[in-house]
């Protein structure tokens, strides 16, 4: 420099054009317990990196552009 991948809540993580954008872990409160863990309800929180564009409709498609990562020179 060139090439290819990734980027969703604090953290991990599905979602590949048409759900209130799912689930796990955490957190908070409740029940259970003498306490504690452990289970059990409830609740929490995401403008999807950022701008622009296509589209009646964008987390998903095209551009730029930041950020990682790998590999090639």
């Nucleotide at each position: 420099g060139g090439g290819c991948c990734c980027g969703u809540g604090g953290c991990c993580u599905a979602g590949u054009g048409g759900a209130u954008a799912g689930g796990g872990c955490g957190c908070a409160a409740g029940c259970c317990u003498c306490c504690u863990a452990a289970g059990c309800u409830u609740g929490u929180g995401a403008u999807c990196g950022a701008g622009g564009g296509u589209u009646c409709a964008a987390g998903c498609c095209c551009c730029u552009c930041c950020g990682g990562g790998c590999c090639c020179g």